[in-house]
RNA sequence: AUUAACUAAAGCCAACCAUGAUGUGAAUCAAGUGACGGAAAACCACGGGUCUUUGUAUUGAGUAUUGAAAGAUGGCUGGGUUGCAUUU
Numbered sequence: 001a002u003u004a005a006c007u008a009a010a011g012c013c014a015a016c017c018a019u020g021a022u023g024u025g026a027a028u029c030a031a032g033u034g035a036c037g038g039a040a041a042a043c044c045a046c047g048g049g050u051c052u053u054u055g056u057a058u059u060g061a062g063u064a065u066u067g068a069a070a071g072a073u074g075g076c077u078g079g080g081u082u083g084c085a086u087u088u
Stems, first nucleotide, its partner, number of pairs: 005088001012038002017032001019030004036075001042081003046078003049073006055065004
């Protein structure tokens, strides 16, 4: 220096909750509180899954969703890229 495993130490991220803003919505962002968890819980929407909207069918309202389209989700998962520590 590189690779793999592990997580002892020092650290890192931040579930949930409520507030404000954005969005038709799923959801996202910000700060606050707080720590469910994480060894890449850093980034990427290429594959799958889930969710939303349109559309379609049906209906009094609803409800469902094969095929189709556009989105969301990386803390659902596969994969890709990058990175920290060193007791072993």
Predicted 3D model of an 88-nucleotide RNA (c-di-GMP-I riboswitch aptamer) from a Piscirickettsiaceae bacterium. The organism belongs to Piscirickettsiaceae, within Bacteria. Its mean pLDDT, the model's own confidence on a scale to 100, is 77.